[in-house]
Context: one part of a larger RNA
C1' cells in the first nucleotide's frame, strides 16, 4: 500500500446491490420447517334429495325413519414421497479431496423408445363392534370386513440357472451371439370414453458403487512397524471385485524415495496479495466429502445402516399415581451460556424449484420478500450564482497591521435528498384467474435552504504554524525521540493539512 464474515472509540443524511456465531459439534422454552393421493380399499361422520315401514291421531297432517342417490370431511389399511431439498465442519493426512483412466467385476425408483403380456382362483387383516389392563405412553382378548395389501395356480416372447453344441472376436481371468432339449420364476385395477396405471424384457437416460496413475501441511528430540499382518487353495457374503469375512496352508508386506507414532486440518473451484513466480486463505455461491446428544445395530426400500425413523447402551432433562414413560434446534426464527464480536420467536407461496395428485389443488423456514446492523462495495446529498463597509467577533500583533474571509449578512436562483398531495407499474407466461414484496419501484404537482459532517493530524519519515498554559510534572509516543521557564513533539485556542458518512485504532494475511 492492498485486504477483511472483523472488533473498539469519535461521529453519523439517503440509496442500490451484497454479507452478518469466525468463539460452547455448550444446553434448549416455544411455534413453524414433509407430506400427499376418496380417480386404491373398506368404514364412519355431516349436508341435501328421495324414501318401505312405525307412531300419534283431527283422515291428510305431524313425528319418527330401514333403504337408495348426490355433494363432501376423513381415522385406518394400501400407494408414492419421508435417502431429496436445509444445516454443520465435529471427525479425517485418507482413494477423503483434486486430477486423468479402468469396470471382461456392478446397481439405477421415476423419466424416454422399443417388445411380449394381464388367465383363474384362495386366505387373512387393520378400522369398526365388544370385553378388559394402565395415572399416562399404550396394551391385550374376542368376533367381522375390504383393496392396486398378502398367497398359490395356469401361460413364457425374452430373462435367468445348470448342461451340449456351433460361430465370431481378444484387454490374463474371459466376451459376443446363434442353438438343442430341461428346470425357475409375472401381473391390478381405477376411471369414465379423454386417459392413468400393472408384469416382464431389451435400449437410452440420469443417479450411483468399486479399482488404479500422479498430486494434497508440519516434526527424526517420532526409526523400525506389521498375526488377518503378505500372498496361496477352497467355501461364505455382495448389486459387484476383494481378508470384505471364516477354515487350511506358505511367510511373507511396509519402512531414510520417510514406514509407523505425535501434532494440526474437512478438500476443490475459488478469494486475498504479488509485475510475476511465490505466499496466504477456504466466509458468502458452486461441486466432493463427513456428520447429526454420544456409542453400537440393523430393519424397509431402486436408493440409508436413515437430521426431525426404529432397537440397544450411556451421559444429560422433563412427566409419574414410583409400576413405568417422554425428548434430541449442527432446520427457520428465538432463549440462556461463552465471547473483542454477529440480526425478526416477520409475510408470502406472487415467481423459481421440489412432494404427492389425472386434475383442481394440498404441503414446501427451500426460496421469493421485508425488518434489523455504516459489517463491506458502488452512487448521491448537506446548496448554486453574485456579494468588501474587507462588517462584528475570534485569534495574533512590531499596534501600522495580518488572518479566519466571499467566509457571514444580503440579492437573485435551484429542488437532488426531504416532506404533502395525486396518478402508479414490470415481475403474470395465458383461453382465464392468481402479486408477498406494495400503494413499494417509477411519474406529475406543491412546499421551502429550510432537516443532513465528522475524524485524525500538522517535530523529522509525512501534507500541514502561532499564542497561551504546564515546568522531566502532566502527559505525548508507529520509529527516532519530545518535556528540567519563551516546547511549531504535551494540554487548550486561533490557523493550517489530509480523508469523509465516515475517519482513526488494534490484531491478522500478502
Nucleotide at each position: 500500500g492492498g485486504a477483511a464474515g472483523a472488533a473498539c472509540g469519535c461521529u453519523g443524511g439517503c440509496g442500490g446491490c451484497g454479507u452478518g456465531c469466525c468463539u460452547a459439534a455448550c444446553a434448549c422454552a416455544u411455534g413453524c420447517a414433509a407430506g400427499u393421493c376418496g380417480a386404491g380399499c373398506g368404514g364412519a361422520g355431516a349436508c341435501a334429495g328421495u324414501g318401505a315401514g312405525u307412531a300419534g291421531c283431527u283422515u291428510g297432517c305431524u313425528a319418527u325413519g330401514a333403504g337408495c342417490u348426490g355433494u363432501u370431511u376423513u381415522a385406518g389399511c394400501g400407494g408414492c414421497g419421508g435417502a431429496c431439498g436445509g444445516g454443520u465442519g465435529a471427525g479425517u493426512a485418507a482413494c477423503g479431496c483434486g486430477u486423468g483412466a479402468g469396470c471382461a467385476a456392478c446397481c439405477u425408483u421415476u423419466c424416454c423408445c422399443a417388445g411380449a403380456c394381464a388367465g383363474g382362483g384362495g386366505a387373512a387383516u387393520a378400522a369398526c363392534a365388544c370385553a378388559c389392563c394402565g395415572a399416562a405412553a399404550g396394551g391385550u382378548g374376542u368376533a367381522c370386513u375390504a383393496a392396486u395389501a398378502c398367497c398359490g395356480c395356469a401361460u413364457a416372447a425374452g430373462a435367468c440357472c445348470a448342461c451340449g453344441g456351433g460361430a465370431u472376436c481378444a484387454c490374463a481371468u474371459g466376451g459376443u451371439u446363434c442353438u438343442g432339449g430341461g428346470g425357475u420364476a409375472a401381473a391390478a385395477g381405477a376411471a369414465u370414453u379423454a386417459u392413468c396405471g400393472g408384469u416382464u424384457u431389451g435400449g437410452g437416460g440420469u443417479g450411483g458403487g468399486c479399482u488404479c496413475g500422479c498430486g494434497u501441511c508440519c516434526g527424526a528430540u517420532u526409526a523400525g512397524g506389521u498375526a488377518g499382518u503378505u500372498g496361496g487353495u477352497g467355501a461364505g457374503g455382495u448389486a459387484a471385485c476383494g481378508g470384505c469375512c471364516c477354515a487350511c496352508c506358505a511367510a511373507g508386506c511396509c519402512g531414510a524415495c520417510g514406514a509407523u507414532c505425535g501434532g494440526u486440518a474437512g478438500c476443490c473451484g475459488a478469494c486475498c496479495u504479488g509485475a510475476g513466480a511465490g505466499g496466504g486463505u477456504g466466509a458468502u455461491c458452486g461441486g466432493c466429502c463427513a456428520c447429526a446428544u454420544u456409542g453400537g445395530g440393523a430393519c424397509u426400500g431402486a436408493g440409508a445402516c436413515a437430521c426431525g425413523g426404529c432397537c440397544c447402551a450411556a451421559a444429560c432433562u422433563c412427566c409419574u399415581a414410583c409400576g413405568g414413560g417422554a425428548g434430541g434446534c449442527a432446520g427457520c426464527a428465538g432463549u440462556g451460556g461463552g465471547g473483542a464480536a454477529u440480526a425478526u420467536u416477520g409475510g408470502g407461496c406472487a415467481a423459481u424449484g421440489g412432494a404427492g395428485g389425472a386434475a383442481a389443488c394440498u404441503c414446501u423456514g427451500a426460496c421469493c420478500c421485508a425488518g434489523c446492523a455504516a459489517c463491506g462495495c458502488c452512487g448521491c446529498g448537506u446548496g448554486g450564482a453574485g456579494g468588501a463597509a474587507g462588517a462584528a467577533g475570534g485569534u495574533u500583533u512590531u499596534c501600522g497591521g495580518a488572518u479566519c474571509g466571499u467566509a457571514a449578512a444580503c440579492u437573485c436562483c435551484u429542488g437532488u435528498c426531504c416532506u404533502u398531495g395525486g396518478a402508479g407499474a414490470c415481475g403474470a407466461g395465458u383461453a382465464g384467474a392468481a402479486g408477498a414484496c406494495g400503494g413499494u419501484a417509477u411519474c406529475c404537482a406543491a412546499g421551502g435552504a429550510g432537516g443532513a459532517a465528522g475524524c485524525c493530524c500538522c517535530g523529522g519519515c509525512u501534507a500541514a504554524c502561532u499564542a497561551c498554559g504546564u515546568g522531566c510534572c502532566a502527559g505525548c509516543u508507529g520509529c527516532c525521540g519530545c518535556g528540567g521557564u519563551a516546547a511549531u513533539a504535551c494540554g487548550u485556542a486561533g490557523g493550517g493539512g489530509g480523508c469523509a458518512a465516515g475517519c482513526g485504532u488494534u490484531g491478522u494475511c500478502c
Small-subunit ribosomal RNA, 5' domain from a wastewater metagenome, 510 nucleotides, folded computationally. It matches the Rfam family "Bacterial small subunit ribosomal RNA". Its mean pLDDT, the model's own confidence on a scale to 100, is 84.